[in-house]
RNA sequence: GUGGCUCUGGAGAAGCUCAAUGAUGAGUACCGAAGGUGCAAGGCGCGGUGUGCCGCGCUGAAUCUCUCAGGUAAAAGGACAGAGUAGA
Numbered sequence: 001g002u003g004g005c006u007c008u009g010g011a012g013a014a015g016c017u018c019a020a021u022g023a024u025g026a027g028u029a030c031c032g033a034a035g036g037u038g039c040a041a042g043g044c045g046c047g048g049u050g051u052g053c054c055g056c057g058c059u060g061a062a063u064c065u066c067u068c069a070g071g072u073a074a075a076a077g078g079a080c081a082g083a084g085u086a087g088a
Stems, first nucleotide, its partner, number of pairs: 004085006014028001016027004029072003035068001036066001038064001042059007
């Protein structure tokens, strides 16, 4: 330093409709900051070649993207940030 643990802060979007009513199920609208999906430049390799380059493959980030999952009163959760902390 990374991760773990503790404390603190922490956004967005229907307290929607129907049914059951213990947790829920179905439908429509919506959100992006658990998790997950996809991608640029660049790098590597292969092939072609007029040696300038071109094509293909792999790799490749996010708070971008998709909305699978999750979420849309409170609670819980929550990327990220600050402080602290044990061990390898």

The RNA shown here (Glycine riboswitch aptamer) has 88 nucleotides and comes from Oscillibacter sp. PC13. The RNAcentral record of the sequence draws on Rfam. It matches the Rfam family "Glycine riboswitch aptamer". From the family's description: This family represents the bacterial glycine riboswitch. Of the family's consensus pairs, 85% are formed in the model. Its mean pLDDT, the model's own confidence on a scale to 100, is 85.